[in-house]
Context: one part of a larger RNA
């Protein structure tokens, strides 16, 4: 490299979008690049084969023979590809029509909880723990009412529900806005498929500016613990947590499973539609068990495939050194993309 292979041994890109590539649905015509075939010419020589001579063998050498699997030319095939023209509906898109959810983004409202502030009751404890001590409290704590503020998160319903490309979405409501998905099958008439490079978006912690600051809490300080205890528990506590603009691009970002299309036994649950209306083993999209067959190295996968195929990308190649070093790109900055080797086993 050829393979071979990526759910757990090493290997699926963190989603999506897409331009270049590369793939590609049905029927007719034309063409003749690609593919086949015939035939001309070329493919020196030497090397390669294979029969044989010569040096006592061989190596070396020599003779005929094949072969150089190509390329060029020119004449034909025309089943596939290509290209061209035309027509077609099943793949795709749109239309109507319906119905669905924590999907987005904005704004307005609630109520429990918690701190904190005022009063009021009340009186010596509270708190915290294995068990304590720091803490807090006679300048009235803590319990209890009552009235205010004040920021954050929405109990219950909540479900192997349900939406979103992932990341992630949960109090009610208003606007505004995407979306699959389901009936008709009206309309276009291959318009698709995947995607290097690019673009967009990407939890949480990080950062810059400016608010906010109620709760939890790195760091930090106090008390225990302990042979120490830079810890685990307490008591407290600052960034940060939250909001608005800019940034950063990283996760076990996991279904450790790339998207798409096709085909391949079945039961039982669910979500939403749709025929229907004492319907039915009915349908379609989705989510869930469980198991045939096949598959797997086993666990296990099993029409949501890890089965059987077809197409396009991504990535694997022993540990360890290393996601390191240089470099080059990005960032303010942490760092982040890329991504070696000596050495060693």
């Nucleotide at each position: 490299c050829u393979g071979g292979g990526u759910u757990u041994a090493a290997a699926g890109g963190g989603u999506c979008c897409g331009c270049a590539g590369g793939u590609g649905g049905g029927g007719a015509g034309g063409u003749a690049a690609g593919u086949c075939a015939g035939u001309g010419g070329u493919g020196a020589a030497a090397u390669a084969c294979c029969c044989g001579g010569g040096c006592u063998c061989a190596a070396c050498u020599u003779g005929g023979g094949u072969g150089c699997u190509g390329c060029c030319a020119u004449u034909g095939a025309u089943a596939c590809u290509g290209c061209u023209u035309u027509u077609c509906u099943u793949g795709a898109g749109u239309g109507u029509a319906g119905a669905u959810g924590a999907g987005g983004u904005g704004g307005g409202c609630g109520g429990a909880a918690u701190a904190c502030a005022g009063c009021a009751u009340g009186u010596a404890g509270c708190g915290g723990u294995g068990a304590a001590a720091u803490g807090c409290g006679u300048a009235g704590a803590u319990a209890u009412g009552c009235u205010g503020u004040a920021g954050a998160a929405c109990a219950c319903c909540g479900a192997u529900u349900g939406c979103g490309a992932a990341g992630g979405c949960a109090g009610c409501u208003c606007a505004c806005u995407a979306a699959a998905c389901u009936a008709c099958u009206a309309c276009u008439g291959a318009c698709a498929c995947u995607c290097a490079g690019g673009g967009a978006c990407g939890a949480a912690a990080g950062c810059g500016u400016g608010g906010g600051g109620a709760u939890c809490a790195a760091a930090c300080a106090g008390g225990a613990u302990u042979a120490g205890a830079u810890a685990c528990c307490c008591u407290g506590g600052u960034a940060g947590u939250c909001c608005a603009c800019g940034c950063c691009c990283u996760a076990a970002a996991c279904u450790a499973u790339g998207c798409u299309c096709a085909c391949u036994c079945g039961a039982c649950g669910u979500u939403u539609g749709c025929c229907a209306a004492u319907g039915g083993u009915g349908u379609a999209a989705g989510u869930g068990u469980c198991u045939u067959a096949g598959c797997g190295a086993a666990a296990g996968c099993g029409u949501u495939a890890a089965g059987u195929g077809a197409g396009c990308c991504a990535c694997c190649u022993g540990g360890g050194g290393a996601g390191u070093a240089c470099g080059c790109c990005g960032g303010c900055a942490a760092c982040g993309g890329u991504g070696a080797a000596a050495c060693u086993c």
RNAcentral holds the full RNA, with entries from ENA and SILVA. Small-subunit ribosomal RNA, central domain from an uncultured Saprospiraceae bacterium, 345 nucleotides, folded computationally. Its mean pLDDT, the model's own confidence on a scale to 100, is 87. Its Rfam family is "Bacterial small subunit ribosomal RNA". Its family is annotated with structural constituent of ribosome and ribosome in the Gene Ontology.